[in-house]
RNA sequence: GCCGAGGUAGCUCAAUGGUAGAGCGCGGCCCUGAAGAGGCCGGCGUUGGGAGUUCGAUUCUCCCCCUCGGCA
Numbered sequence: 001g002c003c004g005a006g007g008u009a010g011c012u013c014a015a016u017g018g019u020a021g022a023g024c025g026c027g028g029c030c031c032u033g034a035a036g037a038g039g040c041c042g043g044c045g046u047u048g049g050g051a052g053u054u055c056g057a058u059u060c061u062c063c064c065c066c067u068c069g070g071c072a
């Protein structure tokens, strides 16, 4: 340099045009002498950045950035 995959919660990942979710973690409360386990409650988010299409974009198009793999 070329090709491909990917970037969404603190982490690992869903959602593929119509209110952004799960598990783990984290915080609060209950329980306990205290802690762990368990129960209840709380998503804790500029969906990598920008522009475009659309009534509406995580989703479609373009440019840029970053990560991984392959070729050279």
Stems, first nucleotide, its partner, number of pairs: 001071007010024004018055001025044001026042005048064005
Molecule: transfer RNA
Organism: Candidatus Colwellbacteria bacterium CG10_big_fil_rev_8_21_14_0_10_42_22